[in-house]
RNA sequence: GAAGCCCUCCAGACCGCCGCCGGUGCUAGUGCCGAAAGGCCGCACUGGAGGAACGUCCGGACUGCAUAGGGCGGCGUAGCAGCUAACGGCUGCCCACCGUGAGGUGAGGAUUAGAGCAACAGAGACGAGCCGAUUAAGUUCGGGUGAAACGGGCAAUCUCUACGCGCAGCAACACCAAGUAGGCACACGUUGACGGGACCCCCGGAGUGUGCGGGUAGGUGGCAUCGAGCCGGUGGGGCGACCCCCGGCCCAGAGUAAUGGCGGUCACAUACGGCUUAGGCCGUAUGCACAGAAUCCGGCUUAUCGGGGGGCUUCACAU
Numbered sequence: 001g002a003a004g005c006c007c008u009c010c011a012g013a014c015c016g017c018c019g020c021c022g023g024u025g026c027u028a029g030u031g032c033c034g035a036a037a038g039g040c041c042g043c044a045c046u047g048g049a050g051g052a053a054c055g056u057c058c059g060g061a062c063u064g065c066a067u068a069g070g071g072c073g074g075c076g077u078a079g080c081a082g083c084u085a086a087c088g089g090c091u092g093c094c095c096a097c098c099g100u101g102a103g104g105u106g107a108g109g110a111u112u113a114g115a116g117c118a119a120c121a122g123a124g125a126c127g128a129g130c131c132g133a134u135u136a137a138g139u140u141c142g143g144g145u146g147a148a149a150c151g152g153g154c155a156a157u158c159u160c161u162a163c164g165c166g167c168a169g170c171a172a173c174a175c176c177a178a179g180u181a182g183g184c185a186c187a188c189g190u191u192g193a194c195g196g197g198a199c200c201c202c203c204g205g206a207g208u209g210u211g212c213g214g215g216u217a218g219g220u221g222g223c224a225u226c227g228a229g230c231c232g233g234u235g236g237g238g239c240g241a242c243c244c245c246c247g248g249c250c251c252a253g254a255g256u257a258a259u260g261g262c263g264g265u266c267a268c269a270u271a272c273g274g275c276u277u278a279g280g281c282c283g284u285a286u287g288c289a290c291a292g293a294a295u296c297c298g299g300c301u302u303a304u305c306g307g308g309g310g311g312c313u314u315c316a317c318a319u
Base pairs, nucleotide, nucleotide: 001315002314003313004312005311006310007309008308009307010306012266013265014264015263016262017261018260020048021047022046023045024044025043026042029041031040032039033038050290055300057299058298059297060296061295062169063168064167065166074165075164076163077162078161079093080092081091082090083089094108095106096105097104098103109160110159114158115157116154117153127150130143131142132141133140173221174220175219176218183212184211185210186209187208188207194204195203196202227250229249230248231247232246233245235244236243237242268287269286270285271284272283273282274281275280
């Protein structure tokens, strides 16, 4: 210098104007909506998407299901050892394959328990035999083909072994709770309850009243959190995944679903033009990815413009 391998970080910055959702504090009413439950309205301060929030593939937390315990069935996993709340994830080592290498990939238990399968070629493909020669004799020798010819292969076919898994999911689940409808109990009622009517007369008239409990609409919680939490440490242990210790922090959150829009300056990339000996500079235009929380968490997979950092390999050259 060229070509590569592995790990890791960022995911435009700032300013102005106008908005949206949440939290805290203060404040207001005889306030507004609603039958209620409950919700809404002002000002100030403050927080407000991601490395994948995607997928919903795997594992857990949490909740209910008779108390969730056992069996059958079913499903899943599969070298050995470890990490972890758990895992099909991750780490280390072994083995196999690929690569000159750094490295990468691996559905990597068992085929004397049993069954099943083997394209093409080949006379014959899982049953033993077949073909040619030879011998007293399946006695001996040879056999193209094919991955494999009698000794084996495939478990990514069933199966066996070992281990794991109860089922459903936040539309879980818990609480509050209308109207209309509907349930139960009691009382009164055609010998007129009840309603109209100030009252009587009168008129209508078969239901009326009270209480209880369940559910629906609707509302609240679950739900953003003191935790498998985040940040920092020239702290300790371990090869490592990871664990422990110390200090600091509290960090989005709705239920039609907020996290935005416009303008400007700068940055970055590309193209064109101009200038410059060169490095490069200036101007114009265009672009600036993938994507977007929805009960929460740990993984995996997939998508992604472009840029930065670290370690290593091979080749060539120079010393």

The prediction has a mean pLDDT of 77. The RNA shown here (Bacterial RNase P class A) has 319 nucleotides and comes from Comamonas sp. The sequence is in RNAcentral, with records from ENA. Rfam family: Bacterial RNase P class A. By type it is a ribozyme. Lineage of the source: Bacteria > Pseudomonadati > Pseudomonadota > Betaproteobacteria > Comamonas.